Predicted 3D model of a 71-nucleotide RNA (transfer RNA) from a bacterium.
RNA sequence: GCGAACAUAGUCUAGUGGUAGAAUUUCUGCUUCCCAAGCAGAGGGCGCGGGUUCGAUUCCCGCUGUUCGCA
Repeated sequence: GCGAACAUAGUCUAGUGGUAGAAUUUCUGCUUCCCAAGCAGAGGGCGCGGGUUCGAUUCCCGCUGUUCGCA
């Protein structure tokens, strides 16, 4: 330099047009002499900018970043 894949919660990950889910973490409560474990509840997320669409995390284009392959 060329090509490809990926970007979702603090972390890991599912979801491929119609309200974004799980695990873990954090907070609160219950339990316990205390801690841990357990139980219940709550908070927290679609990389950025455009386009298509009634509607975009999802489809298209560009940018940024990461990874891989070729040279």
Annotation
The coordinates come from a structure-prediction model, not an experiment, and the mean pLDDT is 83. Rfam family: tRNA.